The prediction has a mean pLDDT of 86. This is a predicted structure of a 78-nucleotide RNA (c-di-GMP-I riboswitch aptamer) from a Desulfuromonadaceae bacterium. The model forms 95% of the base pairs in the Rfam consensus. The sequence was found by an Rfam model in a public genome assembly. Its Rfam family is "c-di-GMP-I riboswitch aptamer". Gene Ontology term of the family: cyclic-di-GMP binding.
[in-house]
RNA sequence: CUACCGAAAGGGCAAAGCCGGAGUAAUCCGGUGACGCAAAGCCACGGAUCCUGUUUGUAGGACCGCCGGGUUGCCGAA
Numbered sequence: 001c002u003a004c005c006g007a008a009a010g011g012g013c014a015a016a017g018c019c020g021g022a023g024u025a026a027u028c029c030g031g032u033g034a035c036g037c038a039a040a041g042c043c044a045c046g047g048a049u050c051c052u053g054u055u056u057g058u059a060g061g062a063c064c065g066c067c068g069g070g071u072u073g074c075c076g077a078a
Base pairs, nucleotide, nucleotide: 005076006075012037013036017032018031019030020029021028022027035065041071042070043069045068046067047066049062050061051060052059053058
């Protein structure tokens, strides 16, 4: 120095719930709040799940804090 890995420190993100708003809905945005997170940063690429329409063939959408994959990246004890 690199990879695996994940002690410490600094910093970061923010589940459920509640309040306000957008959407038919899944869900999203802002505030509050911390269950957790070393990629809980980013990309719907594959699968899963969810919503809506439907001629039941499928079409459109949501979600990466479900599992893989891609890509970028902080610190450095064992």